[in-house]
């Protein structure tokens, strides 16, 4: 340098089923509640357009195609 296999979704960690109704957990945040007060539990709420880009579709985190980056094999 060339190639092929995986991965990229909330601050972080990871699901997400044969393309369908509102994108989800847990843990971090915020507010109550409980305590003299802190920790532990409890309840609520906030916060992501799914690494970029185009394409197929009626619909696309999911299926194609470019690309960017992470990991791990081959070759040279």
């Nucleotide at each position: 340098u060339g190639c092929c296999c995986g991965g990229u979704u909330a601050g972080c960690u990871c699901a997400g089923u044969u393309g369908g109704u509102u994108a989800g957990a847990g843990u971090a945040c915020u507010u109550c509640c409980u305590u003299g007060a802190c920790a532990u539990g409890g309840a609520a709420g906030g916060g992501g357009u799914c690494g970029g880009a185009a394409g197929u579709u009626c619909g696309a985190g999911u299926c194609u195609u470019c690309u960017a980056c992470c990991g791990g094999g081959c070759a040279u």
The RNA shown here (transfer RNA) has 76 nucleotides and comes from an Endomicrobiia bacterium.